[in-house]
RNA sequence: GAUCCUGGCUCAGGACGAACGCUGGCGGCGUGCCUUACCCAUGCAAGUCGGACGGUUUCCUCUUUUCGGAGAGGGGACAGUGGCAGACGGCUGAGUAACACGUGAGGACCUAUCCAGUUGAGGGGGAUAGCCGCUCGAAAGAGCGGGUAAUACCGCGUAAGCCUGUGGGGUAUAGAGCCUUACAGGGAAAGCAGGGAAACCUGGGCGACUGGAGGGACUCGCGGCCCAUCAGGUAGUAGGCGGGGUAAGAGCCCACCUAGCCGAUGACGGGUAGCUGGUCUGAGAGGAUGGCCAGCCAGACUGGGACUGAGAGACGGCCCAGACUCCUACGGGGGGCAGCAGGGGGGGAUCUUGGUCAAUGGGGGAAACCCUGAACCAGCGACGCCGCGUGAGGGAAGAAGGUCCUUGGAUCGUAAACCUCUUUUGCCAGGGAAGAUGAUGACGGUACCUGGCGAAUAAGCCCCGGCUAACUACGUGCCAGCAGCCGCGGUAAUACGUAGGGGGCGAGCGUUGUCCGGAUUUACUGGGCGUAAAGAGUGCGUAGGCGGUCUGAAGAGUCGGCUGUGAAAUCUCUGGGCCCAACCCAGAGGGGUCGGCCGAGACCUUUGGACUAGAGGGUGGUAGAGGAAGGUGGAAUUCCGGGUGUAGUGGUGAAAUGCGUAGAGGUCCGGAGGAACACCAGUGGCGAAGGCGGCCUUCUGGGCCAUACCUGACGCUGAGGCGCGAAAGCGUGGGGAGCGAACCGAAUUAGAUACUCGGGUAGUCCACGCCCUAAACGAUGGACGCUAGGUGUCGGGGGUAUCGACCCCCCCGGUGCCCGAGCGAACGCAGUAAGCGUCCCGCCUGGGGAGUACGGCCGCAAGGCUAAAACUCAAAGGAAUUGACGGGGGCCCGCACAAGCAGCGGAGCGUGUGGUUUAAUUCGACGCAACGCGUAGAACCUUACCAGGGCUUGACAUCUCAUCUAAAGCUGGUGAAAGCCAGUGUCCCCGCAAGGGGGGGUGAGACAGAUGCUGCAUGGCUGUCGUCAGCUCGUGCCGUGAGGUGUUGGGUUAAGUCCCGCAACGAGCGCAACCCCUGUUGCCAGUUGCAAAUCUGGCGAGACUGCCGAGACAAACUCGGAGGAAGGUGGGGAUGACGUCAAGUCAGCACGGCUCUUACGUCCUGGGCUACACACACGCUACAAUGGUUCGUACAACGGGGAGCGAGGGGGCGACCUUUAGCGAAUCCCUGAAAGCGGACCACAGUGCAGAUCGGAGUCUGAAACCCGACUCCGUGAAGUCGGAGUUGCUAGUAACCGUGGGUCAGCACACCGCGGUGAAUACGUUCCCGGGCCUUGUACACACCGCCCGUCACGUCAUGAAAGCCGGCAAGACCUGAAGCCGCUGGGCCAACUGGGUGAAAGUCUAGAGGCAGGUGUCGAAGGUCGGGCUGGUGAUUGGGACGAAGUCGUAACAAGGUA
Repeated sequence: GAUCCUGGCUCAGGACGAACGCUGGCGGCGUGCCUUACCCAUGCAAGUCGGACGGUUUCCUCUUUUCGGAGAGGGGACAGUGGCAGACGGCUGAGUAACACGUGAGGACCUAUCCAGUUGAGGGGGAUAGCCGCUCGAAAGAGCGGGUAAUACCGCGUAAGCCUGUGGGGUAUAGAGCCUUACAGGGAAAGCAGGGAAACCUGGGCGACUGGAGGGACUCGCGGCCCAUCAGGUAGUAGGCGGGGUAAGAGCCCACCUAGCCGAUGACGGGUAGCUGGUCUGAGAGGAUGGCCAGCCAGACUGGGACUGAGAGACGGCCCAGACUCCUACGGGGGGCAGCAGGGGGGGAUCUUGGUCAAUGGGGGAAACCCUGAACCAGCGACGCCGCGUGAGGGAAGAAGGUCCUUGGAUCGUAAACCUCUUUUGCCAGGGAAGAUGAUGACGGUACCUGGCGAAUAAGCCCCGGCUAACUACGUGCCAGCAGCCGCGGUAAUACGUAGGGGGCGAGCGUUGUCCGGAUUUACUGGGCGUAAAGAGUGCGUAGGCGGUCUGAAGAGUCGGCUGUGAAAUCUCUGGGCCCAACCCAGAGGGGUCGGCCGAGACCUUUGGACUAGAGGGUGGUAGAGGAAGGUGGAAUUCCGGGUGUAGUGGUGAAAUGCGUAGAGGUCCGGAGGAACACCAGUGGCGAAGGCGGCCUUCUGGGCCAUACCUGACGCUGAGGCGCGAAAGCGUGGGGAGCGAACCGAAUUAGAUACUCGGGUAGUCCACGCCCUAAACGAUGGACGCUAGGUGUCGGGGGUAUCGACCCCCCCGGUGCCCGAGCGAACGCAGUAAGCGUCCCGCCUGGGGAGUACGGCCGCAAGGCUAAAACUCAAAGGAAUUGACGGGGGCCCGCACAAGCAGCGGAGCGUGUGGUUUAAUUCGACGCAACGCGUAGAACCUUACCAGGGCUUGACAUCUCAUCUAAAGCUGGUGAAAGCCAGUGUCCCCGCAAGGGGGGGUGAGACAGAUGCUGCAUGGCUGUCGUCAGCUCGUGCCGUGAGGUGUUGGGUUAAGUCCCGCAACGAGCGCAACCCCUGUUGCCAGUUGCAAAUCUGGCGAGACUGCCGAGACAAACUCGGAGGAAGGUGGGGAUGACGUCAAGUCAGCACGGCUCUUACGUCCUGGGCUACACACACGCUACAAUGGUUCGUACAACGGGGAGCGAGGGGGCGACCUUUAGCGAAUCCCUGAAAGCGGACCACAGUGCAGAUCGGAGUCUGAAACCCGACUCCGUGAAGUCGGAGUUGCUAGUAACCGUGGGUCAGCACACCGCGGUGAAUACGUUCCCGGGCCUUGUACACACCGCCCGUCACGUCAUGAAAGCCGGCAAGACCUGAAGCCGCUGGGCCAACUGGGUGAAAGUCUAGAGGCAGGUGUCGAAGGUCGGGCUGGUGAUUGGGACGAAGUCGUAACAAGGUA
């Protein structure tokens, strides 16, 4: 890398009270402050009744008048008294986890108006608003006096029924209940209007009672949020008796008594939240949600309170307190939009200070009618849903234009133009509704209809790398940017930006946010826990859950039937109405863990009875390191004493520290002390686990086997709880031989706070008490049942047989191994399950943060148990696969090592490179595999570089046009040249000419040109692993799959060479062979070679493990031998598999793209590539005597030669010059080979070695040797005396040494490519270094060990814990103070009605009482104050760790035996 699995992240769908961006034609229906229950200017949102009442005012009519007016009747308006309404309607969601809501029940209740029924309404009285007068106040408003009405208020009479009390009877009940009856006591009423002469009638009202409807209050069962890091809560608390209170039950309240009551089935506390019908999503189960509409609840500036009333503790009422705000004359007053509009503020964000009561509904009224921001309409907003339109048909020269392009074309595209047609929408004009049952229409001159005009007024948004539908060009160049996830962008970007084209949707389209889905990713439906996250260390056991066989009863669960309820709307179906749809209407259906009744009796439950198979007991045996205590034994270590004895010992990789001449170590004897128990010993035994090992005794737990005597389901599991629990550690006291953290030394090392060594304290041991963890592992909870086999072993029993307990067979229990079905992602498990089932418990839900913080509990401490979040990542993981790698293993190769020989590395020089320098020192090549490489040869040229001087269709190619004309050449000027300027100059073909053609010049245009860039866009070629033996395919087989098999294995080979075996059988590319050279030989031919031989060329032969022997079971093969020139591929070459290195080359060539175009092209002159403090690589020459010098002398091969090789002769010391013969070469020349051999000199010296360097003089090539050639001669005579670490080549005609030829080339060769001459040494062997092949193993590597990766430190950012403290919030407690108000008390004060008494003829008055009011006072009581605590948030110097961040520091911990597993 690929695979399977686990597992998280992300996306495609739907929805929305939305918002934002771009865009925007019309209509219908809906919908619109989700945030500050923040604050509000202004207007409106609740009034009405004159048929309840007295008045005021105005108008009309009539009468009257003293003409001022007065009276009567009628109408309108007005404030007040009175009545009803204002408790509805409308708004909001703060609070509330509650009988608040939903659902279903219940009994101890109330109910104005309304309905039904029964019945009544007799007779009196005293006040008071308004009004008038006076007074106070800025105002709001208030006070005093006078007089007045009622359906206002108060006695009296009446009372069937009603209420209270007492009693009798009946009936029911647990009981206050119900029916009936008797007595006592108590309580009513209102009038008004119309008609009428009146009686009276009618209407609306009034009182009492009974019932109903609708409404309301109360109680209960059940249902619906999070946190246990909230575990205990509670004093009116729980109950009782008596009383109070209420419409009514009740600790609702009070006195007394009792001490209860609630809670792991989650009380109490904290957080969050209005609940529901429904809504969204989903296959469903479920999840999420509660906006509009509808039901219920709650709230009305905040908190408290009551009044009135049928109803309120009252949104637009009252009182008090508080905050805020407004007015003020400073004394005091006013206010409450969470009603409709509207404003401010907040916010990402949410509308008009509109019309009408026409309809619907509400209040009042007898009614007319009045009121109604409820409602109905209109307005604004694409906010949503639905509908419609922006045209239709024809139209190819496929126009222009755009874009792309291989330049052919393709595409936008029938699209447009153009022709024909239509008019939805729009505009103009005319008509004009329904909604209304008789009148009444805001909407509205609207919907709709008709006519006219004119294609006219009307298209955008997002996307196009994969997921995901849609591709090109240019720009950009890790920049700018994109991004939902993966990820794009570093010069060819389908991913950025733009354009063209395409895809999608369309008056919208995208983005963001939120919810459900996908997610079987909390798994009820429907998941898991050996190794992926997950079995608690282990047992005992409480609650709970689950539970054997037979039978009776009950009927809670369960099942069936009937029934009640489950509001409407919504949803589904059917039908209907707006042109359709959205929307609306009707009918049906559906919807509950609900209630009632009847029934069933299997299962389950309860209960009765019975049973023995589960479980337990009895009896008889039995094995065992099971536990505890006490005792006891030997070996060994150490120490002590003594003997002997002498120089070391000890230790390690090697050493050292240490011990030892004061006698160690060694050895013998004796003694002391502590700890552990060799052999037996065993995948043996025992125990729940931890764990348990010498022997003996005592005490003690459990198991197994046999028997089938007893009990009769007594069972299993087990949240909490309790016990046990290795090692280390802690406390107290002992003990201490050995071992041995820490510590001290010695080493190792870059360091070595380690590994190794020498010492050594705690500890290890004992007693008692704590700790409570572990890879406490089988990483596998417990129990029971079921499901093929095989083979060991431990304990017991039986059978057979026997002398026997041997052997053999069988059963039960334990403990192992192997394997089948099955299971499993695989690995594997497999009767000791990870198989098939049942029951119970524990646990898991991505990685990191983190088993951490905070809190709580435990602990002496160390610490343990419980256990998060912010933040961050797009993964983290399991198993298996293929590779690669390993300081893993096995096997095997190679001049890889070893064994040898010669070198390099030191010197000088040559060449190349780096570096430096320079105007330039052109460029490339960089470990092996760049560096005597490209370059088979830079003085100019080459040449690409630099400086300067020039040219511009160009030095070179093709084409077109115009013009001139042969071209060339020659001359002059200038110049360094190129070039520029000028002059001269001949004239081709056709044609009479004009003109044309060819060639050339000039001008213009297409274009040329570039060694400019990209070898990481490429072709081709090449290097390298590696001449290594490998690399693959088809079919089959195995595996879920990657993949494996074949190609592994046993042999063998140089070789995947061959043989044998084998779920493989075959095949391909490689290997080998075929080709060339060489070695032997035959034949043929050979001009120049030649008697033969040799030589040259060609054609053949020869070698194949063929023969013999040996080795092996066989084969392949190997070893030995014969023959042979050659023997096991004879030697050498050519030949390089799949691939690797983004290896090398754009500068050999080709080529995409980019760049330059009077210059990055091209020409020229000169310079540079030859620089020089240095460094490296490859060489040459040496350092000498196996040598140097000198004289003489011998023997090659391959090659080359015409601008050539050049003999011979002559000249020169020489390089060389001169003259030419021969030769296009088996003929001539290059061509003397050299080392060698023979002789001579040199004797170890910086030399007669070595030749650098320098001076001088020359030769040759070449226009030209200054920079910068080679060679010659004379002179000069440097370093160097064999080379550190290290390193190269070579295994035979090889190395080494020696010369020689060739290519390049004018000249220049120490390089390169060849040739021959002389001619060795060594290989035991494969341990080690390097490279490679095969098999296997481990792996956290896959860019593949030059890999991966850990921790500290340093820097930046972020979130978070602790922290002296500081600042808030919330709920409660104790105490103080205590408003309004209800209730209670109250001497005195005040008061019309009623009662008694006095007085009076009466009116009246006085007094006492009843009753009431104010005041005072008490209980309760909001707010406030004080105090100490609780919970929670913010902040905090400093501090702790954490996460993240291209290239920081230190080391190397882990992954391989990771180098100490």